The RNA shown here (transfer RNA) has 72 nucleotides and comes from a Candidatus Parcubacteria bacterium. Model confidence (mean pLDDT): 80 of 100. Rfam family: tRNA. By type it is a transfer RNA.

[in-house]
RNA sequence: GCGGGUGUAGUACAAUGGUUAGUAUGUAACCCUUCCAAGGUUGAGAUGCCGGUUCGAUUCCGGUCGCCCGCU
Numbered sequence: 001g002c003g004g005g006u007g008u009a010g011u012a013c014a015a016u017g018g019u020u021a022g023u024a025u026g027u028a029a030c031c032c033u034u035c036c037a038a039g040g041u042u043g044a045g046a047u048g049c050c051g052g053u054u055c056g057a058u059u060c061c062g063g064u065c066g067c068c069c070g071c072u
Stems, first nucleotide, its partner, number of pairs: 001071007010025004018055001027043005048064005
């Protein structure tokens, strides 16, 4: 330099163009317990960035950035 893949809560993953973007775990408060652990209830927290298509984009397209793999 060229090609391919990938990017979503702190972490690991879902979401076949129409949702309130979900699950587990972690986390905060409260309940329970003499205390701790375990358990229960409630809450906060995310679509890499910039454009395009569309009535509507996490999803499709282009560019860009990061990571991974291959070729030279």